[in-house]
Molecule: Bacterial RNase P class A
Organism: uncultured Actinomycetes bacterium
RNA sequence: UGAGCCGACUGGGUGGCCGCGGGGAUCUUCGGAGCCCUGAGGAAGGUCGGGACUCCAUAGAGCAGGAUGCUCGCUAACGGCGAGUCGGGGUGACCCGCAGGACAGUGCCACAGAGAACAGACCGCCGAUGGCAGGGCAACCUGCACAGGUGAGGGUGAAACGGUGCGGUAAGAGCGCACCAGCGGCUCCGGUGACGGAGCUGGCUAGGUAAACCCCAUUCGGAGCAAGACCAAGUCAGCAGGUGGGCUGCUCGUCCGCUGGAAACAGCACUGCUGAGGUGGGUCGCAUAGAUGGAUGGUCACACAGCCCCGAAAGGGGUGGACAGAAUCCCGCCUAUAGGUUGGCUCACCGU
Repeated sequence: UGAGCCGACUGGGUGGCCGCGGGGAUCUUCGGAGCCCUGAGGAAGGUCGGGACUCCAUAGAGCAGGAUGCUCGCUAACGGCGAGUCGGGGUGACCCGCAGGACAGUGCCACAGAGAACAGACCGCCGAUGGCAGGGCAACCUGCACAGGUGAGGGUGAAACGGUGCGGUAAGAGCGCACCAGCGGCUCCGGUGACGGAGCUGGCUAGGUAAACCCCAUUCGGAGCAAGACCAAGUCAGCAGGUGGGCUGCUCGUCCGCUGGAAACAGCACUGCUGAGGUGGGUCGCAUAGAUGGAUGGUCACACAGCCCCGAAAGGGGUGGACAGAAUCCCGCCUAUAGGUUGGCUCACCGU
C1' cells in the first nucleotide's frame, strides 16, 4: 500500500414560533387562564423461548403426547450466554454444525446398474471336477464353453461388503502371512468433564439413513393484563307509600296515571328502601413516558455529515436525513437499519 477477519459505540445538532399526553402549584367571574417539570428504541418490531404477576385446575402412580439432546460453568429461568471437545471449511485472522444411540428392533436407499445388504455373474477370467467331441493300448493329451467356479480386472453409482504387497490357486478370494487404516476389549498417562495420547490384545472388517419409526436420558398442568380485583346506572325480585304536592294567604273542601271491580281491593305504572347477579360505564392492576381510539408532533432559520450538478482549482448552486415507533413488566433470541466514529488481528507485496 492492497485484500480481508472479529468486535465496540453512535445513529442527527442549536435556536425561535405553534401544538399534544402526564404531573405540580398559582390565579379565577368556576367557564377558564398563563407558569414550571416531564414525555420512545437499539431494536419499542416479530410475539419465538424463559420468568415475574393473576386466575382456574391439581391425592399417588402409570399410559399416551410434547420439548430438549457433546462437556463444564453462568443465570430466577430458558431452546439463552461464556469457555472448551469433536467434525467440517479457509493459506490465515477466523467461520459453520437440530453434535445422544445404526450389534434393541422395524423400515428405506431415487436414477444408473447384472447386483443396494447376511448382495450380485453384464463383460471378462477359469473350466481343476463333471459333460460333449477328437486322439491314444493305457495313464493321459487337445478342443468346446454345456453344467459350473470366480467379486482379482472392466463398467454403473453418492455408496459395490477394507488398502498395498507376497504366497496361494484351474482362475480367484483375509484363503494364509507382513505392513497400514479402521473397530472392539484391557491397562497406563493428561483433563472436573466431553475427550486426547501411549501400549497390549482380539476376530480379520463392521455401508448409509434416527431433520424415518423407534430406543435411551432429562423435563413438561391450562389460560393469559381483553389476566384479575373493586365500585356500580339500567334490569330483576321483595317490602312500603299521601306524613307529600297543586288549586290559595289560612281553615275546610277538592284534585293527583291506567285497567278490572258496586265497593273493599287487586294488577300494571310511578316513588322510596332492601337484596341478587354484575350489562353499559368507572376505578385499580399501571410503572421516574403511561394512553384506552391511543400524546411524544409540525414549521422556520442556521451550521455539520452524505449525495448530485458547474468549475482546472479555490469555490458556488441544489437536495436532504436509515430502520422504525411504547401499551403489565423483566431476561434473551431473531429480523430491519442510510451514514459516521473507533479498537484488535490475519495474509500478500514493497522499503529500512